[in-house]
RNA sequence: GGCUGGGUAGCUCAAUGGUGGAGCGGGCGUUUCAUAAGCGUCAGGUUGUGAGUCCGAUUCUCACCCCAGCCA
Repeated sequence: GGCUGGGUAGCUCAAUGGUGGAGCGGGCGUUUCAUAAGCGUCAGGUUGUGAGUCCGAUUCUCACCCCAGCCA
């Protein structure tokens, strides 16, 4: 330098054009003499950045940035 895959909540991952979710983690409540576990509930997102297409983009297109792998 070229090619492929990836970047979404604190972490690990979903969501194949129509209000972005789960598990773990965190706060509060419940339970217990107490703690843990369990149960309930709440918060937490500029979906890597910028543009384009579209009535509408996490999703499709382009450029750039970052990570991993392959080729040279």
Overview
Transfer RNA from a Patescibacteria group bacterium, 72 nucleotides, folded computationally. The coordinates come from a structure-prediction model, not an experiment, and the mean pLDDT is 84. Its Rfam family is "tRNA". By type it is a transfer RNA. Lineage of the source: Bacteria > Bacteria candidate phyla. The RNAcentral record of the sequence draws on ENA.